Context: one part of a larger RNA
Order: sequence, then structure tokens, then C1' cells
RNA sequence: UUGAGCCUAAAGCGUUCGCAGCCGGUCUGGUAAAUCCUUGGGUAAAUCGGGCAGCUUAACUGUCCGAAUUCCGGGGUCACUGCCAGACUUGGGACCGGGAGAGGCUAGAGGUACUCCUUGGGUAGGGGUAAAAUCCUGUAAUCCUUGGAGGACCACCAGUGGCGAAGGCGUCUAGCUAGAACGGAUCCGACGGUCAGGAACGAAGCCCUGGGUCGCAAACUGGAUUAGAUACCCAGGUAGUCCAGGGUGUAAACGCUGCGAGCUUGGUGUCGGAGGUCCUACGAGGGCGUCCGGUGCCGGAGAGAAGUUGUUAAGCUCGCCGCUUGGGGAGUACGGUCGCAAGACUGAAACUU
Repeated sequence: UUGAGCCUAAAGCGUUCGCAGCCGGUCUGGUAAAUCCUUGGGUAAAUCGGGCAGCUUAACUGUCCGAAUUCCGGGGUCACUGCCAGACUUGGGACCGGGAGAGGCUAGAGGUACUCCUUGGGUAGGGGUAAAAUCCUGUAAUCCUUGGAGGACCACCAGUGGCGAAGGCGUCUAGCUAGAACGGAUCCGACGGUCAGGAACGAAGCCCUGGGUCGCAAACUGGAUUAGAUACCCAGGUAGUCCAGGGUGUAAACGCUGCGAGCUUGGUGUCGGAGGUCCUACGAGGGCGUCCGGUGCCGGAGAGAAGUUGUUAAGCUCGCCGCUUGGGGAGUACGGUCGCAAGACUGAAACUU
């Protein structure tokens, strides 16, 4: 250690791919490894069960019989598992068809606002706040107007709408590229599921090199507030935010819910696809209803400590992986691996309660 668990009490790896391992659809035949039965051998003693006996009894001890375990050999059984052979199509994959989408990458184009420069007009304030001040402004600001430059962003549409494994993705056009859904009288024929180790991707921030810098803005500097104000408010403002190429590899990376499969009453929205039916101004039109796939809401049974969940399960089952085992010490120390660094991953104990 055999248990009980993992939405919220401790506990689902951030996500995906995937070697080994574990698990594996339907039918037929063979085999008999495993399984089961039987039989022979072997199975130390103690222990354990039963009978009898010895210490006055018991415990204890002695003796006889039995039980039990791994092991080896012979014979048999064939439902399931394994192995071999053959077949199948429901799982899976391929192909074809017309659609949907902010999926990804690259290039080009556009839009408003903002800031700056400039033209003309115009004159004393502007800005900011709870109120102010710092600040800008007579070298003419704010405001109106002409033209230009720059960088960032992409209002409305916009929707518990869509797409993506997750992170995430939103102006338009083109090119390249990936996946999913639906439909099919097509093809292959179990080719599958999960996955320790491993690999790849991975918001923001941070780091390195080079560029860029409108706005915003850690740090920082002023002005206020205050007992103080290393803050909240205001005026400025550098890294950064943006681009290219590397690195880091973490988040309340959340549905706080691992992946796959099957089964189990319903109602109602919405998105994509395919049929049916009715209407039609024949339009890629509209109404109603059915099926498949996604995404929401409500809710029966059931589950649950409850909140709740409830065919998108946290219900009923199966397969595989990860993780938990009182709080603190501590995600610390030490060691190791990785990293330019910051640090990341792995990860204790004493002690305390």
C1' cells in the first nucleotide's frame, strides 16, 4: 500500500500531437498460451482447523489427522481473453458536391479621430478640478479655416453570433494555407481510443539586436489633497505599448469541470447544412415542420453536503492519462535540468499547530 476522491472543501497538466505501455467493433473457422476441471509428484518446521493426551485447570506442550500457498508433469474443457487465417461495415479514414466562418500567414488599399507643421481669419484668455494650482498663451494660444506629414487603431454593423486545440481572432481586397459541419446508391476495411517519457504551440509582462514612437503610460518630476500622502485627482513624462528577428514559458492560461465511446423524459431561442410542405412581388424571398452538427436558456428523473447540475451531465457504464491525502513552514531550501538575465520546471525536512 488494496480505499475515498478531484466545479466551489486538498486535487484535471495552459493546449494539442504522439513513441512505448494499457485498452479495443461484428461474424466464421482453427489453435489451446491464459482460464477452469481432473489426476500424479512435490509442497521443511512453526502457524491454522479437528480428535486424543500431559502439566490440579487454562494458557502452554505432545501426538495423530486435515487445511492452505507458490511449483512441475499427464489428461480434459473452449463461452470469454490471447494467437493464426478468412470475411463484414456500424468505429475510423479517403474521395466527391454545394455552402458557412474576426481560423492562420503575406502583400496592397482605405477610413475617422489624434498629434505636429503650414495658410487665412480672429483676440484674450485656454486648460484642468469637488474647488484649485502646476501647465500653455501677446514670438498670438484656445477657436474657425486651407494644405500637408506621422504613427497607432479599426466606431456603427456586433448578436450568451461565428471561427480556432488552447492562447486567441473584428475596415476592405488579393494571393497562399489549415480545419470543421452537412449531403452522397462512391472507396478502404478496425486502419481505432488514451498516452508516462518526448515534441510543438502558448495572453500580458519582461530580456537581447535593429527600427519606429501619434496617443497612452510603469519609473520619475511638479501641482493639489492630507496630520503625513513615497497614493487616489491634475499638469508633464522615460522605458514600454508598434514593426522585424531571437529568448522567456508563465496567468483567476476559468466552464476553477482531462480525453474518447455508449445509454438515459422534455420545452424554447439561435448559427451552419440537408430534405418536406404552403405562400410568393419568382429574389441566394417568406411562413410552418423534420433530420444532422454547433451554441445558449429553462427544466423532469437521477446525482449532489448544498449551491446547483441536468442528452454540451456534475446522471448510468467502460477505456486510458494526470492529480489529491490537515494548516503553516513552502512552491521555500538543497540538488538537478533549462534560461542572457529575471526566473521557470522538479521539489523536501526540521520545527510548529